The part of an RNA shown here (small-subunit ribosomal RNA, 5' domain) has 516 nucleotides and comes from an uncultured Saprospiraceae bacterium.
Context: one part of a larger RNA
RNA sequence: GGAUGAACGCUAGCGGGAGGCUUAAUACAUGCAAGUCGAACGGUAAGGUCCAGCUUGCUGGAUACACGAGUGGCGCACGGGUGAGUAACGCGUACACUACCUACCUUUAAGUGAGGAAUAGCCCCGGGAAACUGGGAUUAAUACCUCAUAAUAUUGUUUAUUACUAAGCAAUUAAAGCUCAGGCGCUUAAAGAUGGGUGUGCGUACUAUUAGAUUGUUGGUGAGGUAACGGCUCACCAAGUCUACGAUAGUUAGGGGGCGUGAGAGCGUGACCCCCCACACGGGUACUGAGACACGGACCCGACUCCUACGGGAGGCAGCAGUAAGGAAUAUUGGACAAUGGAGGCAACUCUGAUCCAGCCAUCCCGCGUGCAGGACGAAGGCCCUCUGGGUCGUAAACUGCUUUUAUAUACCAAGAAUAGCAGUCAUUUAUGAUUGUAUGACGGUAGUAUAUGAAUAAGCACCGGCUAACUCCGUGCCAGCAGCCGCGGUAAUACGGAGGGUGCAAGCGUUAUCC
Numbered sequence: 001g002g003a004u005g006a007a008c009g010c011u012a013g014c015g016g017g018a019g020g021c022u023u024a025a026u027a028c029a030u031g032c033a034a035g036u037c038g039a040a041c042g043g044u045a046a047g048g049u050c051c052a053g054c055u056u057g058c059u060g061g062a063u064a065c066a067c068g069a070g071u072g073g074c075g076c077a078c079g080g081g082u083g084a085g086u087a088a089c090g091c092g093u094a095c096a097c098u099a100c101c102u103a104c105c106u107u108u109a110a111g112u113g114a115g116g117a118a119u120a121g122c123c124c125c126g127g128g129a130a131a132c133u134g135g136g137a138u139u140a141a142u143a144c145c146u147c148a149u150a151a152u153a154u155u156g157u158u159u160a161u162u163a164c165u166a167a168g169c170a171a172u173u174a175a176a177g178c179u180c181a182g183g184c185g186c187u188u189a190a191a192g193a194u195g196g197g198u199g200u201g202c203g204u205a206c207u208a209u210u211a212g213a214u215u216g217u218u219g220g221u222g223a224g225g226u227a228a229c230g231g232c233u234c235a236c237c238a239a240g241u242c243u244a245c246g247a248u249a250g251u252u253a254g255g256g257g258g259c260g261u262g263a264g265a266g267c268g269u270g271a272c273c274c275c276c277c278a279c280a281c282g283g284g285u286a287c288u289g290a291g292a293c294a295c296g297g298a299c300c301c302g303a304c305u306c307c308u309a310c311g312g313g314a315g316g317c318a319g320c321a322g323u324a325a326g327g328a329a330u331a332u333u334g335g336a337c338a339a340u341g342g343a344g345g346c347a348a349c350u351c352u353g354a355u356c357c358a359g360c361c362a363u364c365c366c367g368c369g370u371g372c373a374g375g376a377c378g379a380a381g382g383c384c385c386u387c388u389g390g391g392u393c394g395u396a397a398a399c400u401g402c403u404u405u406u407a408u409a410u411a412c413c414a415a416g417a418a419u420a421g422c423a424g425u426c427a428u429u430u431a432u433g434a435u436u437g438u439a440u441g442a443c444g445g446u447a448g449u450a451u452a453u454g455a456a457u458a459a460g461c462a463c464c465g466g467c468u469a470a471c472u473c474c475g476u477g478c479c480a481g482c483a484g485c486c487g488c489g490g491u492a493a494u495a496c497g498g499a500g501g502g503u504g505c506a507a508g509c510g511u512u513a514u515c516c
Stems, first nucleotide, its partner, number of pairs: 001516004006512005013368006019361002021326001026324003030321003035074003040071002043067002047065001048063007081279003090204008100196002105192008113147004123136005153172008177184002205251003212242003217239008254276004258269004281302005304315004332358001334357003340354001341352004371402004381393005407453006416443001421438008460505005465486003471500005481488002
C1' cells in the first nucleotide's frame, strides 16, 4: 500500500447494487415451511343449488357445483439448512465396469381375456383422563389374489466356442380401468436419455519428543448376501499383509471451482454464488419405495423438556421469521405466488418461508449533492507580531445576480405479462401452426415524467518532531500526559493540553484484529 461476512470511537444528506450469528452442531414459546388428485373408489361431515313440509327458520329428500374424514395413486429421497464428524477413493482430475441399477420422460414391438376373496370408511357395542384403541355386521376400487395367453424376460438343459457369446429345447412369470368419447392410463420386452452405484492411477495439513502395526488381519476354495464385484459375511485351508518413498498413533481440518495479495514464483484463505461430500437432539436399526437406512417417517436405547385422572403419553428450528443464552458482533414473529422453478392434476386449479419483493443496518462497492458568478474602504471579530501600525483567517462574509441536481408539495404514471391459460376463426402432416378477442402485478401509485417554491434541506474525522503532507502562541514543568518505531515532557515543548492557522481524506474519518 492492498484486502475483510468485521468490531469499536466520533460524525452522518440521498440513490443504485451487494452482504448480514465467523461465538454455543447451545436450548427453544408461537405461527408458517409438502402436498395433490372426485377424470381411480365406496361415499356425503360442511357449504351451494333444486324440491317438499310446516312450527318461518328448522326438518326431510335430490344433485354432485363442491368435498371433511377414509381406501387408492403420485410426490414426500427434490427444493431449503448446517459444517459437527471425516486426513478418507471424502474431494479434484483422468480412466474403467465383459461386475451394476435407474420412477417419471422419449422411441420401437406385443398385449390389455376370464374370475374370486377381503378390508377401511359408514352402522352397532365397548375400553381410556388423554394419546389412542378392541369387538360385531356390511361395502367399493387403477387396493389384493387366482386362471388363461407369453417372449429378445427368468431358470434349467443341449450343441458350438479359450472366453465373451450364439443357436435350439423345456418349464415359469403379466395387465386396470376411467372418460367430457378427443383421450388419459395399465402390462411385458428392447433401446435411449437422465440420475446414481462400484473400482483404479495421480494429487490432497502438521508431528518421528508417534517405529513398529494387523487376526477377518493377507490370500485361497466353497457357500450366503447384494442392483453389482469384493472377507461384504460365514465354514475350512495357508501365514500372510502394511511400513523410514513414514505404516501405526496423535493433533488440526469438510474438499474443489474460486477469493485476497503479489510483476511473477509464491503465500494466505474456502463468507456470499456453483459442484461434490457428510449430518439432522446423541447413538443404533431396519421398513416402505425406482431411489432413503429418510431434517419437518417408523422402532429401540440415552440425555433433556412438557402433559397426566399417576395407569400412561407427547416432542426435536443445523427450514423462514422469532425468543433466551453466549459474544466485540450480525436483521422482520413482513407481502405475494404477479414472474421463474418445483409437486399433484386432462385441466381449471391447489400447495410452495424455493423464489420474487418489501423492512432494518454507512457492513462494503459505485454514483450524486451540500451551490455558481460577481463582490475590497481587504468590514467586524479571532489569532500572531518588531504593536498609533502591520500580517493572517480572506473573495471568505455581508451585498448583487443566477441555477434547482437534491428537498418539499401537487398531478400523470410504467416495463417486468406471454410464446402460457380460456373462447373463436383458418390451415394442414390430426396435434401442431397461424391469427383475433379476453383475464391476470406482491413490488407499487414504486421507478419515471411534468409543474411550483426557494440557496432554500445537507460536513465531518484524523493528523501537523523525523519516517510523513502540514507551525505559531498560551498553559504545564520528568508532573499531567503522548507514543507505530526513534523517542517527547525536569520554566522559552512545532512531540503533553487548549487556541488560531495549516495538511490529508470525505458521508465518512480514525483505531483495533487478521492476511499478502
The coordinates come from a structure-prediction model, not an experiment, and the mean pLDDT is 84.